Transfer RNA from an uncultured Lachnospiraceae bacterium, 73 nucleotides, folded computationally. It was read from a public genome assembly. The prediction has a mean pLDDT of 82. It matches the Rfam family "tRNA". Rfam classes the family as a transfer RNA.
[in-house]
């Protein structure tokens, strides 16, 4: 140096032929327990890498630069 795939909560993923983003684990308050775990309700957490473009409207479409992983020279 080219070529390609992934960035989404604290963690590992989901999402979607553009319309206000969700699961599990973790996390806190509660109930149960003599007390813990465990189980059951509730809540809090997200500028969807970064910046720019189309568009009434972008995590989703296009360009661009950053990380990461793989190829390839």
């Nucleotide at each position: 140096g080219c070529u390609g795939a992934u960035g989404u909560a604290g963690c590992a993923c989901a999402g979607u032929c553009g319309g206000u983003a969700g699961u599990g684990c973790g996390u806190c308050a509660c109930a149960u327990u003599g007390g813990u775990a465990a189980u059951g309700u509730g809540g809090a957490g997200g500028u969807c890498a970064c910046g720019g473009g189309u568009u009434c409207g972008a995590u989703u479409c296009c360009c661009g630069u950053c990380a990461u992983c793989a190829g390839c020279u």